Background:
This is a predicted structure of a 101-nucleotide RNA (TPP riboswitch aptamer (THI element)) from Desulfosporosinus fructosivorans. The sequence is in RNAcentral, with records from Rfam. Lineage of the source: Bacteria > Bacillota > Clostridia > Eubacteriales > Desulfosporosinus. It matches the Rfam family "TPP riboswitch aptamer (THI element)". The family has 115 seed sequences and 16,130 matches in Rfam 15.1.
[in-house]
RNA sequence: GUUGUUUGCUAGGGGUGCCCUUCGGGGCUGAGAUGAGGAAACUCGAUCCCUUUGAACCUGAUCUGGUUAAUACCAGCGGAGGAAAGCUAAUCAUCAUACUU
Numbered sequence: 001g002u003u004g005u006u007u008g009c010u011a012g013g014g015g016u017g018c019c020c021u022u023c024g025g026g027g028c029u030g031a032g033a034u035g036a037g038g039a040a041a042c043u044c045g046a047u048c049c050c051u052u053u054g055a056a057c058c059u060g061a062u063c064u065g066g067u068u069a070a071u072a073c074c075a076g077c078g079g080a081g082g083a084a085a086g087c088u089a090a091u092c093a094u095c096a097u098a099c100u101u
Base pairs, nucleotide, nucleotide: 001095003093004091005090006089008087009086010085011051012050013049014048015047016046017028018027019026020025034045035044036043037042057082058081059080063076064075065074066073
């Protein structure tokens, strides 16, 4: 110096669905299933996840097949197109270089 793992600081990105309802709420999956303001657009929060080693999340998509009460899930589409990061420290391993014996 390089690579791997981890720490800390600062910054950024994203989701919040489906079914039933007597509208109080109840049920399902999931890491996460929403609190306030607003006529709306949207804004500010909460929670959890993710930040290029990127399947967090978005688009195609009111997609196709199976399955489910429905979403979810499995397979496909598909590693197809997009998508948000810098610094610092520790540690071990490895490699290179220099010096000494």